The RNA shown here (transfer RNA) has 84 nucleotides and comes from an Oscillospiraceae bacterium.
Lineage of the source: Bacteria > Bacillati > Clostridia > Eubacteriales > Oscillospiraceae.
The sequence was found in a public genome assembly.
Rfam family: tRNA. Gene Ontology term of the family: triplet codon-amino acid adaptor activity.
The prediction has a mean pLDDT of 82.
[in-house]
RNA sequence: GCCGCUAUGAUGGAACUGGCAGACAUAGCAGACUUAAAAUCUGCCGGUAGCAAUACCGUACCGGUUCGAGCCCGGUUAGCGGCA
Numbered sequence: 001g002c003c004g005c006u007a008u009g010a011u012g013g014a015a016c017u018g019g020c021a022g023a024c025a026u027a028g029c030a031g032a033c034u035u036a037a038a039a040u041c042u043g044c045c046g047g048u049a050g051c052a053a054u055a056c057c058g059u060a061c062c063g064g065u066u067c068g069a070g071c072c073c074g075g076u077u078a079g080c081g082g083c084a
Base pairs, nucleotide, nucleotide: 001083002082003081004080005079006078007077010026011025012024019067028044029043030042031041032040046057047056048055049054060076061075062074063073064072
């Protein structure tokens, strides 16, 4: 230099043929139970604004296509592998 694969919450990891992003699990927080804890059960668990309801944003980064993109197209970055 060329080619291929990968990049999604704190972590692992789903999301079918483009149609509610984060299922499910782990970790964490709160509550119940307990003398207390562990275990178990229930709820919450990306960010911003808001008392709340809710709204907007968010799939490595920047653009494009589309009514609509994690998914399709172009470019870039990082990691891994192969070739020279």